[in-house]
Predicted 3D model of a 104-nucleotide RNA (SAM riboswitch aptamer (S box leader)) from a Chloroflexota bacterium. The organism belongs to Chloroflexota, within Bacteria. The model forms 96% of the base pairs in the Rfam consensus. It was read from a public genome assembly, where an Rfam model found it.
RNA sequence: GUCUCAUCCAGAGAGGUGGAGGGAACCGGCCCGUUGAAACCUCGGCAACCCACACGGAAACGUGGAAGGUGCCAAUUCCGUCAGCACGUUCUGGCAGAUGAGCA
Numbered sequence: 001g002u003c004u005c006a007u008c009c010a011g012a013g014a015g016g017u018g019g020a021g022g023g024a025a026c027c028g029g030c031c032c033g034u035u036g037a038a039a040c041c042u043c044g045g046c047a048a049c050c051c052a053c054a055c056g057g058a059a060a061c062g063u064g065g066a067a068g069g070u071g072c073c074a075a076u077u078c079c080g081u082c083a084g085c086a087c088g089u090u091c092u093g094g095c096a097g098a099u100g101a102g103c104a
Base pairs, nucleotide, nucleotide: 001103003102004101005100006099007098008097013043014042015041016040017039021032022031023030027080028079029078044073045072046071049069050068051065053064054063055062056061077096082093083092084091
């Protein structure tokens, strides 16, 4: 980035600096926050997308693993918004978004 594919109901927080916001964006909710928000730093952790490595396999790939590259650590991506069923709930799909791997 008008690109491709996969995943998104699981999991994992303490300390320091900071000082009023934050949960992507509009709107509507709901929630978090002066018992300290965002941001930054340190340490720790989670997970297993890429992947060192091990095992199996002709291969594809599978299982394990966690050193390295990312990511993440309130609430389902906090919920809704658009469409379908049937008004609501629920459900399914979509849009948008996030993350990874790739491509340009």